[in-house]
Context: one part of a larger RNA
RNA sequence: UUGGGUUUAAAGGGUGCGCAGGCGGCAUGUCAAGUCAGCGGUCAAAAUGCGGCGCUCAACGCCGUACCGCCGUUGAAACUGGCGCGCUGGAGUUUGUGCGAGGAUGGCGGAAUGCGCGGUGUAGCGGUGAAAUGCAUAGAUAUCGCGCAGAACCCCGAUUGCGAAGGCAGCUGUCCAGCACACUACUGACGCUCAUGCACGAAAGCGUGGGUAUCGAACAGGAUUAGAUACCCUGGUAGUCCACGCGGUAAACGAUGAUAACUAGUUAUCCGGCCCGAUUGGGGGUUGGGUGACCGAGCGAAAGCGUUAAGUUAUCCACCUGGGGAGUACGCCGGCAACGGUGAAACUC
Numbered sequence: 001u002u003g004g005g006u007u008u009a010a011a012g013g014g015u016g017c018g019c020a021g022g023c024g025g026c027a028u029g030u031c032a033a034g035u036c037a038g039c040g041g042u043c044a045a046a047a048u049g050c051g052g053c054g055c056u057c058a059a060c061g062c063c064g065u066a067c068c069g070c071c072g073u074u075g076a077a078a079c080u081g082g083c084g085c086g087c088u089g090g091a092g093u094u095u096g097u098g099c100g101a102g103g104a105u106g107g108c109g110g111a112a113u114g115c116g117c118g119g120u121g122u123a124g125c126g127g128u129g130a131a132a133u134g135c136a137u138a139g140a141u142a143u144c145g146c147g148c149a150g151a152a153c154c155c156c157g158a159u160u161g162c163g164a165a166g167g168c169a170g171c172u173g174u175c176c177a178g179c180a181c182a183c184u185a186c187u188g189a190c191g192c193u194c195a196u197g198c199a200c201g202a203a204a205g206c207g208u209g210g211g212u213a214u215c216g217a218a219c220a221g222g223a224u225u226a227g228a229u230a231c232c233c234u235g236g237u238a239g240u241c242c243a244c245g246c247g248g249u250a251a252a253c254g255a256u257g258a259u260a261a262c263u264a265g266u267u268a269u270c271c272g273g274c275c276c277g278a279u280u281g282g283g284g285g286u287u288g289g290g291u292g293a294c295c296g297a298g299c300g301a302a303a304g305c306g307u308u309a310a311g312u313u314a315u316c317c318a319c320c321u322g323g324g325g326a327g328u329a330c331g332c333c334g335g336c337a338a339c340g341g342u343g344a345a346a347c348u349c
Base pairs, nucleotide, nucleotide: 003321004320005319006318007303008302012317014200015199016198017197021193022192023191025087026086028084029083030082031081033080034079035076036075037074038073039072040071041070042069048066049065050064051063052062053061054060090190091187092186093185095182096181097180098179099178102176103175104174105173106172107171108170109153113149114148115147116146117145118144119143120142124135125134161168162167205246206245207244208243209242210241215239219235220234221233222232257316258315259314260313261312262311265294266293267292268291269290270289271288272287273286274285275284276283298305299304322349323348324347331342332341333340334339
């Protein structure tokens, strides 16, 4: 390289949008670039393949012939492609009805925690395996009242829902976005994927300014221990929160890329539509979309997957090619830095 692969063995990019590129529905006409056929030219000889012959065989030698490529010419028109005209099933728009912790921003609420002031009250509290550090007669802990602050939203709550992913949960206003279903009407392939690129991207971290109740790296002390730079305890700074900016990584996981089509079922649930059911129903059926469980064919090394595929196919992208060295070194790019991206080799087994 051909190939074979990517849930767990090496391997799906964290996610989306999307230029180039690749691929692309149904019908018809035309052109003839790809494609196919005939003929011609060229492709030195030797060699190679095939058929035959000659050295007693073979190697070897001789004769004939061929594939392939390129060029020209004449034709074919199914497929691919170009151009023209049309279609509605893909895609999208309109109308209506709904859904949700989807996003941004403002307002409000109660519980808890801590603190402040005051009342009651007195000797302990706290903490642990047991203790001690710590707090407390300058009146703590406990309890009641008032007040302040910051952060998070009990129950509902779920195998729930929404979002491209990260993620999203008290109540409420405003703004923005998404999705599903139904029935007409409309556009008429407008589509799929996507290297580079752009945007988003948990937590920790960084910059500037605020804020700081709780928790709490670092740090200090008390224990434990042979030691204890830990696990346990008492404190506690950064941080945790907000605004703006940076950073760009995660077991960013379904360890499973996106899109489309096809291929037995059972059951539960969420959001829509339709039909049936009433001397008191609260369900039954069906259909479309989502989320789960179980199982068949098939697949799989097995575990298992199984219409939400890891089945059967197609298109496009990304990635893998023994372990260590190593996600390291060097170079380059990005960053305030931390570091990130790209990413080897010697050597060794």
Small-subunit ribosomal RNA, central domain from a Muribaculaceae bacterium, 349 nucleotides, folded computationally. The sequence was found in a public genome assembly. Lineage of the source: Bacteria > Pseudomonadati > Bacteroidota > Bacteroidales > Muribaculaceae. Its mean pLDDT, the model's own confidence on a scale to 100, is 87. It matches the Rfam family "Bacterial small subunit ribosomal RNA". Gene Ontology terms of the family: ribosome and structural constituent of ribosome.